Source information
This is a predicted structure of a 350-nucleotide part of an RNA (small-subunit ribosomal RNA, central domain) from an uncultured bacterium. Its mean pLDDT, the model's own confidence on a scale to 100, is 86. Its Rfam family is "Bacterial small subunit ribosomal RNA". Rfam links the family to the GO terms ribosome and structural constituent of ribosome. The full RNA is in RNAcentral, with records from Greengenes.
[in-house]
Context: one part of a larger RNA
RNA sequence: UUGGGCGUAAAGCGCGUGUAGGCGGCUUUUCAAGUCGGAUGUAAAAUCUCCCGGCUCAACUGGGAGGGCCCAUUCGAUACUGUUGGGCUAGAGUGCAGCAGAGGGAGGUGGAAUUCCCGGUGUAGUGGUGAAAUGCGUAGAUAUCGGGAGGAACACCAGUGGCGAAGGCGGCCUCCUGGGCUGCAACUGACGCUGAGACGCUAAAGCGUGGGGAGCGAACAGGAUUAGAUACCCUGGUAGUCCACGCCGUAAACGAUGGACACUAGGUAUGGGGAGUAUCGACCCUCUCCGUGCCGUAGCUAACGCAUUAAGUGUCCCGCCUGGGGAGUACGGCCGCAAGGCUAAAACUC
Repeated sequence: UUGGGCGUAAAGCGCGUGUAGGCGGCUUUUCAAGUCGGAUGUAAAAUCUCCCGGCUCAACUGGGAGGGCCCAUUCGAUACUGUUGGGCUAGAGUGCAGCAGAGGGAGGUGGAAUUCCCGGUGUAGUGGUGAAAUGCGUAGAUAUCGGGAGGAACACCAGUGGCGAAGGCGGCCUCCUGGGCUGCAACUGACGCUGAGACGCUAAAGCGUGGGGAGCGAACAGGAUUAGAUACCCUGGUAGUCCACGCCGUAAACGAUGGACACUAGGUAUGGGGAGUAUCGACCCUCUCCGUGCCGUAGCUAACGCAUUAAGUGUCCCGCCUGGGGAGUACGGCCGCAAGGCUAAAACUC
């Protein structure tokens, strides 16, 4: 390479937008490139198949016949693919009428709590632990009442819930804004799917500049524990955590499960919508579309398990794997302020 694979054994890019490319609905028409057939030429010998022969047989080998790939020219076929023109509406999109939502951005605002400051009451402890001690406190702490400052996070609602492509999103109000779902079937008429490169987004930590700093808290200091204790526990505490702008681009970025479409028993719960039925009305009940869970049939699986949200049955496109270690390392290149990231070996060894 062929092949076989990728939930857990090696293997799905963290996620999206999208270029080239690959693939692509129903119907009709043109052409005949792919495809199929005929003819002619070509297709060295050996090899292959059959027949006959030679070495005692065979391998081997001589002769004859046949077959065959590729190619060229030419004549045809037109189902499929392609191509040209036309048509269609089931895919896709638009419109109209509704609906739900912690989807995103900006501004404003609220209460509880912690801490600190001021004042009142009040007096000897408080805090902390397995037990203690460091610490705080007669310069009046802890406790309690009143007032004030500031930062961060939003109890209950809360869900097995919702939204988002993923990362992720949770007090309340206003403004700007993206997507989704349902119903109607008015419009466009295949406009689609995937997507190498590319571009964008991307938790936490980290970096740059400037702010902010209540609580928490790497580092650090002290107290304990211990044989030791550079830890676990305790008292403190800087960076950070927060905001603005700019970088970084990683993760057990997980459903460890790429995307799209179609098909293949059900049951049950729950979120959003529609229709019917019922009713004075709301529930209830039935059907249906979209989502989120659990259980389970066929089937699949090495097993575990998956099972209409597939890991079942198929099609299309992309990514990735190929024994363990060396190593996601070295070297080189690209990116970054740096930290480092991406790409990615070999010797050697088992």